Bacterial small signal recognition particle RNA from an Acidobacteriota bacterium, 99 nucleotides, folded computationally.

């Protein structure tokens, strides 16, 4: 000089950790412009009975709040965890040539 190894940085990737959102669960949650039963009351009929339908209630949409294991998606000054890459970064071994 050449060759291979090892550390440290640095990059890229892979996990996993953290946050965010999504799915999911609980709640609330519509005077009418959801749905269901529709008290009274109204309408049709001689009469049975029908018939549309407010308020109440119930489910709930849209959308809020609270939970968060799995999931699945996004991002990290997080890790010293895996893998490859860089000696045109630094240290450092070991072999081999040549002055």
């Nucleotide at each position: 000089g050449c060759c291979c190894g090892g550390g440290c940085c640095c990059u890229g990737u892979g996990c996993a950790u953290c946050g965010c959102c999504g799915c999911c669960c609980u709640c609330c949650g519509a005077a009418c412009c959801g749905u269901g039963u529709c008290a009274g009351g109204c309408c049709c009929g001689g009469a049975a009975g029908g018939g549309a339908g407010c308020a109440g209630c119930a489910c709930u949409u849209a959308g809020g709040a609270g939970g968060u294991u799995c999931c699945g998606g996004c991002g990290a000054g997080u890790g010293c965890c895996g893998c490859a890459g860089g000696u045109c970064g630094c240290c450092u071994g070991g072999g081999u040539u040549c002055c």

Rfam family: Bacterial small signal recognition particle RNA. By type it is a non-coding RNA gene. The family is grouped with related families in Rfam's "SRP clan". A reference for the family is Rosenblad et al. (2009), "Kinship in the SRP RNA family", RNA Biol. Of the family's consensus pairs, 97% are formed in the model. The prediction has a mean pLDDT of 77.